[in-house]
RNA sequence: AGAGUUUGAUCCUGGCUCAGAACGAACGCUGGCGGCAUGGCUAAGACAUGCAAGUCGAACGAAACACGCUUAUAGUGUGUUGAGUGGCGAAAGGGUGAGGAAUAGAUAGGAACGUACCUUUGGCUCCGGGAUAGCUUAUCGAAAGGUAGGGUAAUACCGGAUAAUGUGACUUGUUACCAAAGAUUUAUCGGCCGUAGAGCGGCCUAUCUCCCAUCAGCUAGUUGGUAAGGUAAUGGCUUACCAAGGCUACGACGGUAGCGGGACUGAGAGGUUGGCCCGCCACAUCGGGACUGAGACACUGCCCGGACCUCCACGGAGGGCUGCAGUAACGAAUAUUGGGCAAUGAGCGAAAGCUUGACCCAGCAAUGCCGCGUGUAGGAUGAAGCCUUUCGGGGUGUAAACUACUUUCAGGGUUAAGAAAGUGCGCUUCGGCGCAUUGAUCUACCCCAGAAGAAGUCACGGCUAACUUCGUGCCAGCAGCCGCGGUAAUACGAAGGUGGCAAGCGUUGUUCGGAAUAACUGGGCUUAAAGCGUGUGUAGGUGGAAUGGUCAGUGUUUUGUGAAAUCCCCCGGCUUAACCGGGGAAUUGCUUGGCAUACUGCCAUUCUUGAGGUCGGUAGGGGUGCGUGGAACUCUUGGUGGAGCGGUGGAAUGCGUAGAUAUCAAGAGGAACGCCCGUGGAGAAGUCGGCGCACUGGGCCGAUCCUGACACUGAGACACGAAAGCGUGGGGAGCAAACAGGAUUAGAUACCCUGGUAGUCCACGCUGUAAACGAUGCCUACUAGGCUACGGAAGUUCUGACACUUUCGGAGCCGCAGCAAAAGCGUUAAGUAGGCCGCCUGGGGAGUACGGUCGCAAGGCUAAAACUCAAAGGAAUUGACGGGGGCUCACACAAGCGGUGGAGCAUGUGGAUUAAUUCGAAGCAACGCGCAGAACCUUACCUGGGUUUGACAUGUUUGGAUGGUUGCCUGGAAACAGGUUAAUCUGCCCUUCGGGGUGAAACUUACACAGGUGCUGCAUGGCUGUCGUCAGCUCGUGUCGUGAGAUGUCGGGUUAAGUCCUUUAACGAGCGAAACCCUUACCGUUAGUUACCAUCAGGCUAUGCUGGGGACUCUAGCGGGACUGCCGGUGUUAAACCGGAGGAAGGUGGGGAUGACGUCAAGUCCUCAUGGCCUUUAUGCCCAGGGCUUCACACGUGCUACAAUGGUCUGGACAAAGCGACGCAAUACCGCGAGGUGGAGCAAAUCGCAUAAACCAGGCCUCAGUUCGGAUUGCAGGCUGGCAACUCGCCUGCAUGAAGUUGGAAUCGCUAGUAAUCGCGUAUCAGCUAUGACGCGGUGAAUGUGUUCCUGAGCCUUGUACACACCGCCCGUCAAGUGAUGGAAGCUGGGAGUACCCGAAGUCGGCUUGCUAACCUUUUAGGAAGCGGUCGCCUACGGUAAGCUCGGUGACUGGCACUAAGUCGAAACAAGGUA
Repeated sequence: AGAGUUUGAUCCUGGCUCAGAACGAACGCUGGCGGCAUGGCUAAGACAUGCAAGUCGAACGAAACACGCUUAUAGUGUGUUGAGUGGCGAAAGGGUGAGGAAUAGAUAGGAACGUACCUUUGGCUCCGGGAUAGCUUAUCGAAAGGUAGGGUAAUACCGGAUAAUGUGACUUGUUACCAAAGAUUUAUCGGCCGUAGAGCGGCCUAUCUCCCAUCAGCUAGUUGGUAAGGUAAUGGCUUACCAAGGCUACGACGGUAGCGGGACUGAGAGGUUGGCCCGCCACAUCGGGACUGAGACACUGCCCGGACCUCCACGGAGGGCUGCAGUAACGAAUAUUGGGCAAUGAGCGAAAGCUUGACCCAGCAAUGCCGCGUGUAGGAUGAAGCCUUUCGGGGUGUAAACUACUUUCAGGGUUAAGAAAGUGCGCUUCGGCGCAUUGAUCUACCCCAGAAGAAGUCACGGCUAACUUCGUGCCAGCAGCCGCGGUAAUACGAAGGUGGCAAGCGUUGUUCGGAAUAACUGGGCUUAAAGCGUGUGUAGGUGGAAUGGUCAGUGUUUUGUGAAAUCCCCCGGCUUAACCGGGGAAUUGCUUGGCAUACUGCCAUUCUUGAGGUCGGUAGGGGUGCGUGGAACUCUUGGUGGAGCGGUGGAAUGCGUAGAUAUCAAGAGGAACGCCCGUGGAGAAGUCGGCGCACUGGGCCGAUCCUGACACUGAGACACGAAAGCGUGGGGAGCAAACAGGAUUAGAUACCCUGGUAGUCCACGCUGUAAACGAUGCCUACUAGGCUACGGAAGUUCUGACACUUUCGGAGCCGCAGCAAAAGCGUUAAGUAGGCCGCCUGGGGAGUACGGUCGCAAGGCUAAAACUCAAAGGAAUUGACGGGGGCUCACACAAGCGGUGGAGCAUGUGGAUUAAUUCGAAGCAACGCGCAGAACCUUACCUGGGUUUGACAUGUUUGGAUGGUUGCCUGGAAACAGGUUAAUCUGCCCUUCGGGGUGAAACUUACACAGGUGCUGCAUGGCUGUCGUCAGCUCGUGUCGUGAGAUGUCGGGUUAAGUCCUUUAACGAGCGAAACCCUUACCGUUAGUUACCAUCAGGCUAUGCUGGGGACUCUAGCGGGACUGCCGGUGUUAAACCGGAGGAAGGUGGGGAUGACGUCAAGUCCUCAUGGCCUUUAUGCCCAGGGCUUCACACGUGCUACAAUGGUCUGGACAAAGCGACGCAAUACCGCGAGGUGGAGCAAAUCGCAUAAACCAGGCCUCAGUUCGGAUUGCAGGCUGGCAACUCGCCUGCAUGAAGUUGGAAUCGCUAGUAAUCGCGUAUCAGCUAUGACGCGGUGAAUGUGUUCCUGAGCCUUGUACACACCGCCCGUCAAGUGAUGGAAGCUGGGAGUACCCGAAGUCGGCUUGCUAACCUUUUAGGAAGCGGUCGCCUACGGUAAGCUCGGUGACUGGCACUAAGUCGAAACAAGGUA
C1' cells in the first nucleotide's frame, strides 16, 4: 500500500467481497511445562446450607469457674468465661447497572452551610436526684416472644449552679440564654463549651454529553413578587395573596442509555466502546415512610402495603445472596459450598489482642498475554514402505536406521535462602542493642537417570504462500467474492506431496480499518444517483471604500487546574519476557491576569464605484378588457344539373332519384388567425401571433443630478404555474377520448375507413402536476479570438444608405487555453474563484405502505421497512444485425432457350411394415449421397447351428516328434467334429553320410493377450463440404486516443480484383487476387515409326501394299507469339476506358488445376489413425438360410414420351477420346436374334472393340391415342472364367399395347462452340438392375449491354437495451411453489398520563374527660411535661371511567420478491415493423 467482481474488449460511476488489528468470547479438532492476568455479557429471575461486623472489663452491676489470702459459710485478691446496661462502629469495605437524558457525569467557577473520629488553640469539669435492664419470684404462649411483683450499677437518664470568645435581641454597649463524667492511678486517658485547620459532605452557576420532525407546540406552583413556614443552608422547597407570565425551530414533548479516566481501531481527523482497575452516581424482593445518628431516609436496622417462599399445635410467627462459595433454571457460554488473617488495610481497644469471603493465597478453565521444550552434530547417487511415472525414473529425503554428544522442562532425591516489617522480654549513653517468637501459601540452588515422557491444525482455482493421482459424474458435495461439479475436476471426497501458523490451529459472532462508500481534514449533482416548474420575500448566512474608538473573536505570554492508574520516553527488579517499581513527558481542554490590534465583529463619523431614483429617447406576438375584419368550414333556403359521391394498399360501412357530389346566389354559426414568419422578438417560468382602442408591467440606450451600502442569497411562507381533469352557468362550426359500424387479421377490445359524445371555446372557482429540459439554481469578478443577425448611441462621409469604425445590451455558430470518464463545454462555461440555497449516497421493493397534511373527487406533498440481487448504470470501441440509407457485383432479376412440377418407368429418401428390412448423411451445403456396380460373397442386420488363446500379431511356457498335403469312412445344410489306414514331405548346423547337436520353422499345452463396422465426430488427428475464386484477412515501425482501439485498409477515379493511379500521418510488408503450371487455338524448328504419301520406282486385293521420301497432315519435344506494344479520343500531366490498325488470337484469348484469415462444436470413430469408456464361452470368430430388392402413401433426382422440325424402311457420309492377356477378338460358318462354333492378329499410332448417331437422298405413314408412345403381361430362347438367377440378374424373338394429346400453385439450368440435340468410350465388374457417374467428339442457336424489384455477396455510413451476436434480447396477465410485508371485522398484551373513589404506615398540625418516677407548688392533689387515643392535610397500593399510544394475533384480501425448460399474446431494443 491494495486486490477480486458489471463488458466481446475499454474508460468511468457504483455497490458487494477479501487481505489487517482487537475481544470478559463461544464452537470443532488437538493438547507438554511455567509465569502474569482474566472468567454469569442471558433471568435487577428464584434461592437449600455455611460464612461475610464486631469490639471494649482501663464505663457499669451481678453470676459461674480456677488459683490464692484469711478463722469458717461471711469477706477479699488475681485470672478466665461471659449474657445484659453503656460507648464506639455498624452510613465504611464488598456487589450490581434496573432506573435515570438531568435532581446525573465531565470541566471550570461560586456562596448561604454541616462535620463523629484526627490536628491546633482558649476555657471549664461544681452540687444533687429518681429510675431501669441484667438478676430473682410468679405467670401466658407450640414457637417467636411477652406480662406482673421485688430489688440493683454506671462515662445510661434528670434537676440546679457557673456563662463567653458562642447564640439571639435591640437603643451599639447593654441585656437575655445554653454545658459537663468519670476511670485507673500519680501520671495519663477521658468529658463539656468555643476557635482555627485538614479531609469529607450538602447546595448553586456556566459549557459539553445519543436518536427521531412520519414527535410542533408545552406549562396553573406553572413564571415572578410580598409575607410566613421549613431546612445545617439558598430557593415555589411549602402555604396565602398579587401580577400573567415562563419554555420552544440554538428542537420543548417521545425512544434508548449509568457517566468519566480510559479501551479497541485508525497516518491522523475520526468511528466504536465503557468488562477487569480508579473516580462519581444510582439501586438493594416491588412500592411508600419516617426513626436513630456527626452522617442514612440505611444491602445482611425499623414500620406499612403488594407478590413469592418457609415453620405452625391454625391462634400466629419468620424471610430477602445485585456480599464469598454453592444450587436448580436460563442459555452458545463463564470456576471451589478451598486455606489463612502470615502480609496490606479496616473496626474496637491504653494495649496484648479479637473480628474481617476486604484482602493474601491455593484450586478449576489454553480464556488471553509472555517465555521454554519436544533434542544436537554426523550420516547414501539415497534402505524399506507409501505416492507418482513418459516405466528410464522421480518424490517423501539426511528424513529414518546407524554413530557420537547434550539433559532445559516433566520425574526422583538432598537442602532448606527468601516473602518478616513487627511483637514480647531484658538492657540502654535514648541513637539503639541482645534474646525469644510470628508463614495460609509459593519455592530458588544442587545431585541422579536416560533421547528418554512431550505436535497438532488449517489451507493448496484466482484474490493468496502452497499440485499431483484415484474415486464421483449438475449426483454427492464445496463456496468469503468471482464461481466449481453434466466421464479426463490442481475448486467435491481420499491419498501422497507442498505451504502457513504452532501448544495451539481453524470456524462463527462483534468493532474499527481498508471505505475519499457521509468527504472538517477529504466527494459530488448536462448524459452515471442528484438543481425545487418559476418568481417575490421573512428568519438566518454572507457583504463595497475611508477614518477613529473598543478588544468580543484572533495571536502571544502568564496563573490555577486538567486525581491516580493507562499510553509514550529513560532507569531499575523478577535468569528473559509478559508483569512490576521509580522519575519525566504528555493530558491537544477549561480558567486567571497582562500585552498586540493587521483581519473579522461591535460603536461612531464620512465616501460613491454596488444598488436605487430623476429627465429624455426607444424596440417588442409582455399582460388585461372592449370592439372589429376577411379566407376557409359546416348548416339552412332557393336556382342549375341528373347518378353517382366518398373513401382505401385494395375495399366496405356511409351519403344519394324524397335529387347527393359538383356549381351559383342569399343567410346563419362557432373556432382559429395563412402569407409577413426568421437558428427573429417579449416574458420569472408556464407561455405570447389578424386589426383597432383603453388601462398597465418590465427591459435597453443616452444625460447630468439626487439618496448614500439602502446589497446578494434565501429554510419556512406567499404568488404564478402547459395539457388533461373537477364544479356551476353558457356555447358548440371543425376536430375528437369513450362508443357504434366497416375493413385487416389466426385473433384485432389496435394501427386504416365511415360516423360520433364528453372535451376542446367563454365566465367564475378548484386541481398544482409534465422529458415544467439548456435534463445545466441564483448573484459577483476574472480568463484568446473569429463570424452572423436583433435593439440603441456616437463618429466618418457634401447628403443618404441595408456602408465603415467604436461602444452598451440581448440572441446564435465555430474555436484557444483550461476542464471533463468520454461525448462535449468553452466570456450566454461544464474554465478560474467567492457567497447563499436546494439535492444525491448500489439495483429492485418504491416515489409504494403506514402516519400527517392539502383537495369536491381524481389525486398531490412529505416518506420508510422487511425481503431480494451482485450487479444496475454512463460514455465510447470492435463486430453482428435492421421489414435504415448510399455505392457496387453475381444467370440474382429482367430479355430469351430448354426443362422440373401432370403420365409411365428407373433410382434415392421419408413413412409404414418386418425376425431383420444394417449403419451413416438432414435447409442451401441430406435425398442417381457413402455405393466406380447387395443373387452367395460383399454384410456390418435377422433366425438357426457351431467355436473359445481364438480368423490375425508378439512373447513366455508344456510336450516331445510331431506335423503338413493327398485319399477313404460316419454325422451334418455347411462350418465343423470323429475315425481310418495308405502314399508323400520332414526345419537349421556339422558330418568321415554311420550319425551328432539344436529347439530357431510348423503343431500342441498354458498364460500374458488378441478381437470388436460396440459408444462418444460435443475428447481428437487426418480428410472433406460451405460461404467463395467472394476480395478480402493481417503485420512491423510511426502517429492519434487515458484506453478498448483507430490510422494504414478512408476520400476521388479505375478494375474481374485491397487491380492500379491520385490525394493523404502515414511509410512499408505478408497471406490472398494476378502471374508462374497443364490443356486448347497460330507459326517456326528438331525428329520421322506403328502415323503420312507430293515427287521417283515396283506391285494388285487396285489397299502407303513395297522400295523410298522428310515435302504435307499428324505425332511430341524445344522455341516464338499478345505487351494496352502502336494510332486517335476521353481523363488530373495519372491509372485507366472507348474506337482503330496489324494479327491465328486483343485487352484475363477459351478451359482446368490452384480455395487467404476464418465461420458452421458443419460431415466422417462404418476408409484410416487415435484418448477415454464398454465387452471377453461374447458386442469376438466360423457357417447355412433370409434380409438390405417389402409397399395404402409422400418427396427429391432422372430416363422415355405425348409426335409430322416426327415415325418407319432402303441406300450413302463424316469423329474424338479411350480400352484390351484373368483380355480385345477379325475373316469364315450356324441362328430371325440375343448368341454359338472357331480362332488369324494384337502387351497394341501396327491387331481388335468399332457399323458412330443426329445428317444426306429416296419410299411409305397424314393428325388418329395413330405405323405416336412403349409400360404391363404371356410364351419361347440366349448369356455369366456364376456352385446357384424362387425370393433377386441382364439380353433376344413373337405376342400383348397401359398412362400419356405439353402438364396448377410453384420452381430449376444456361451468356457461345454455351444452351439445346446426337451418338461414342471408360471405371467398378463373373454377370448386371448404368436411364447413374466421369470423359469424348458431331450438329449448333436465341436473348441481354439494363439494375426498379426478388436472392446472395462486398465496401462506406447510421441506429441498437444484441455479443451464444435477430434462430438475439425482452414485457405483462394467468397457472404452480416458497418467503417477507400492507389492509382488515375483531381478539389480546404493554406504556405514559387525565378525572373521580378508597386511604396502610408515617411526618406535621388540631383536640384530648385515659395513663404517668425525676421538675414546681399552697402536696389525698394540682401544674408543667410526656405517653396513649382521636380528627385533619398529604399520600403508597388498589378500584372505576373515557380516551391516547406502542406491540402480538386474525377469517379474508392487496400488491411485492424469488423459483432450467407451464399458458396466452408480442409491448420495448433496428424506422422493432403504427418512431
Predicted 3D model of a 1475-nucleotide RNA (small-subunit ribosomal RNA) from a metagenome. Its Rfam family is "Bacterial small subunit ribosomal RNA". The sequence is in RNAcentral, with records from SILVA. The coordinates come from a structure-prediction model, not an experiment, and the mean pLDDT is 83.